[in-house]
Context: one part of a larger RNA
């Protein structure tokens, strides 16, 4: 040396057990924060303070209101000095204060800097320092001021409000790919996806048929299950792929634009004037559809008032009368009918998505009460064992020196709110809509560079195909209800519907952060990159890459003294512990290696 074996306070950190962080779904809530200055930093902040939280020159705070009730002064176990039943510390509302940077917004910048006017105000203060407020831009409404150029008009300037910026997906619009498949590869696919870009909302979008049907019929839009991998499409390859219809979730219907009617401005025009006409435009009324409707215009019906006529009833004056009886004349007051004028619609009903307010009610932001057990024997410790009980609307879970319904937090269950703040509901209240409100007719209106057509395209499941229907870059260019459009070319019947304006809940996506839950999900080379001061350390001009690292014990009891040493490291003793072969380089402690001792071969 090598090869065996044993052995080792070696050396390593696998395994094994644990779990503080992860992963994933589910149900709620809430779906936004921002110039009253976000998000997200920087730099400060503590008696001692590196980093992590907290805050924020009032800086691990401050003031109030609740909740709680004995300790606290953050992770952080020390020293030191405080605080507290006159209720601290913690919990939650609500309010102050909140440097500098950042949309950043006084002007500048190389982000956390530099440098100003204004108006008040402090220093005895003009200079000079601070301190408090103001001062970007765009936009809209309003005022003022005003060129070339009379009026005006841009254009300046003041003021009010208004936007900005940032956030995970989901959503709508504008742009828009290649790797791939096609066994090459060009129509094609991938895909209108990924990405960029606007924009918006808790949803978005679409939506109240110029729709489907098919000679029967349905009756807005969404979303899911079948039709259905069918008809189709297609270098008929690779692929791509509906409709009708059935069944289900969820339902809800609406408003302008026109004719006319009013009213105000009012280009332009007559006219010497004064005063006229007047397109057009505002703004209110009115009307909103296909079984056509609607204005308009005639009837008819309602009514407040107004005029006339006729009639009842009351009281006055007055004639005739002898009279107070009667009769009659005059003007009046109430009533009721009838004509006309008259001007818009009214009592009453239903209902509403809409203003305000008030009452209770559910919640949300902090809590509160919550049953029942001891010995024995083992152990360092009893939740183990043995023994006898108990409770349970509670035997879900965690925790306590091993495994605990009954020790401890809790669980079932019942209870709570000064303050803020969600939600529906009732009752008022303003307001809007429908009924009430019929009937006939000339006339008028009913959305225009629109519908269609024609070339280019795009887009429907459909690649130009016989290609409808759906949108538009050129070019053409109606009609007006005896009308128009549609029913996969097209035309004819005959059926659907009424574009060319506009809103509209639910039923549908999604989850960045909250709160609860739950798991044939991970367990430290797993699970997040990230269980630890993790987007750190470190790397790179950068854009961007991107780690490692977890356990002492039950309890620091963390080893007082003693010795060896260089008043080191590191180790003997001692002594704490159930245990130091648990001493902080700490649970367990595999191999590889290292070395000792023995045997055997060189």
């Nucleotide at each position: 040396a090598g090869c065996a074996u044993g052995c080792g306070u070696g050396g390593g950190g696998a395994u094994g057990c644990c779990u503080a962080g992860g992963c994933g779904c589910a149900a709620g809530a809430a779906g936004g924060c921002g110039a009253u200055g976000a998000a997200g930093g920087a730099c400060g902040u503590g008696g001692c303070u590196a980093g992590c939280u907290g805050c924020g020159a009032a800086a691990a705070g401050c003031c109030u209101c609740g909740g709680g009730g004995a300790g606290a002064c953050g992770c952080a176990c020390a020293c030191a000095g405080u605080c507290u039943g006159u209720g601290a510390u913690c919990c939650g509302g609500g309010g102050a204060u909140g440097u500098c940077c950042g949309a950043a917004u006084g002007g500048g910048g190389g982000a956390a800097c530099c440098c100003a006017c204004c108006u008040g105000g402090u220093g005895c203060g003009a200079a000079c320092a601070c301190c408090a407020g103001g001062u970007a831009u765009c936009g809209u409404g309003c005022g003022g001021u005003g060129a070339a150029u009379a009026c005006a008009u841009a254009g300046c300037c003041g003021u009010a409000c208004g936007a900005a910026g940032c956030a995970a997906a989901c959503c709508c619009a504008g742009g828009g790919a290649a790797g791939u498949g096609a066994a090459c590869c060009a129509u094609c696919u991938c895909a209108g996806u990924a990405c960029c870009u606007g924009g918006a909302g808790g949803a978005a979008g679409a939506g109240a048929a110029a729709a489907c049907a098919a000679c029967c019929g349905u009756g807005a839009u969404u979303c899911c299950g079948c039709a259905a991998g069918u008809a189709g499409u297609g270098g008929c390859g690779a692929g791509c792929g509906a409709a009708c219809g059935c069944g289900g979730a969820a339902c809800a219907g609406c408003c302008u634009a026109a004719a006319c009617c009013g009213u105000g401005c009012g280009a332009u025009u007559c006219g010497a004037a004064a005063g006229g006409a007047a397109a057009g435009c505002g703004c209110g009324g009115g009307g909103u559809u296909g079984c056509a409707g609607g204005a308009c215009c005639a009837c008819a019906a309602a009514c407040a008032u107004c005029a006339c006529g006729a009639g009842g009833c009351g009281g006055g004056c007055u004639u005739u009368g002898a009279a107070g009886a009667a009769a009659g004349g005059c003007g009046u007051g109430u009533c009721u009918c009838g004509u006309g004028a008259g001007g818009u619609a009214a009592a009453g009903a239903a209902u509403c998505a809409c203003u305000u307010g008030a009452g209770g009610g559910c919640g949300u932001u902090a809590a509160u009460a919550g049953a029942a057990c001891g010995a024995u024997c083992u152990g360092g410790a009893a939740a183990g064992u043995c023994c006898g009980g108990c409770c349970a609307a509670a035997g879900a879970g965690g925790g306590u020196g091993a495994c605990a319904g009954c020790c401890c937090c809790g669980u079932a269950u019942a209870u709570a709110a000064a303050a803020a703040u969600g939600c529906a509901c009732u009752c008022a209240u303003a307001g809007g809509u429908u009924c009430g409100a019929g009937u006939g007719g000339c006339u008028c209106c009913u959305a225009a560079g629109u519908a269609c057509c024609g070339c280019g395209g795009g887009a429907c499941a459909c690649g130009u195909g016989g290609a409808a229907c759906c949108c538009u870059g050129c070019g053409g260019g109606a009609a007006u209800c005896u009308a128009c459009c549609g029913g996969g070319a097209c035309c004819a019947u005959c059926c659907g519907g009424u574009a060319a304006g506009g809103c509209u809940a639910a039923a549908u996506a999604c989850u960045u952060g909250c709160u609860u839950g739950c798991g044939a999900c991970c367990g430290a080379u797993a699970g997040u990159g990230a269980a630890c001061g993790a987007g750190u350390a470190c790397c790179g001009u950068g854009a961007g890459g991107g780690a490692a690292a977890g356990g002492u014990g039950a309890a620091a009891a963390g080893a007082a003294c003693c010795c060896c040493u260089g008043c080191g490291a590191g180790g003997g003793g001692a002594g704490u512990g159930a245990a130091a072969u648990a001493g902080u380089a700490c649970c367990u402690g595999a191999a590889a290696c290292c070395g000792c001792a023995u045997g055997c071969u060189u």
RNAcentral holds the full RNA, with entries from SILVA. A computed fold for a 602-nucleotide part of an RNA from an activated sludge metagenome, annotated as large-subunit ribosomal RNA, domain I. Rfam family: Bacterial large subunit ribosomal RNA. Rfam links the family to the GO terms structural constituent of ribosome and ribosome. The coordinates come from a structure-prediction model, not an experiment, and the mean pLDDT is 82.